[in-house]
RNA sequence: GCGGCCAUGGCGGAAUCGGCAGACGCGCACGGUUGAGGGCCGUGUGGGCAACCGUAUGGGUUCAAGUCCCAUUGGCCGCA
Numbered sequence: 001g002c003g004g005c006c007a008u009g010g011c012g013g014a015a016u017c018g019g020c021a022g023a024c025g026c027g028c029a030c031g032g033u034u035g036a037g038g039g040c041c042g043u044g045u046g047g048g049c050a051a052c053c054g055u056a057u058g059g060g061u062u063c064a065a066g067u068c069c070c071a072u073u074g075g076c077c078g079c080a
Base pairs, nucleotide, nucleotide: 001079002078003077004076005075006074007073010026011025012024019063027045028044029043030042031041032040033039046053047052056072057071058070059069060068
């Protein structure tokens, strides 16, 4: 230099053919259980007072984009 794959809450990781973003698990907070801790059980848990904003960044297509198209950035793999 060329080609392929990947980027989503604090972490791992889902999201069918473009139609409620964050299922499920971990962690965390509060409560219950216990003499206490662990474990177990229940509720809650992206940001913001709110309007709103949020899928690496910037554009495009569309009524509608995590998903499709273009460019860029970063990571991994292959080829030269």
A computed fold for an 80-nucleotide RNA from a Bacillota bacterium, annotated as transfer RNA. Its Rfam family is "tRNA". The family's RNA type in Rfam is transfer RNA. The coordinates come from a structure-prediction model, not an experiment, and the mean pLDDT is 80.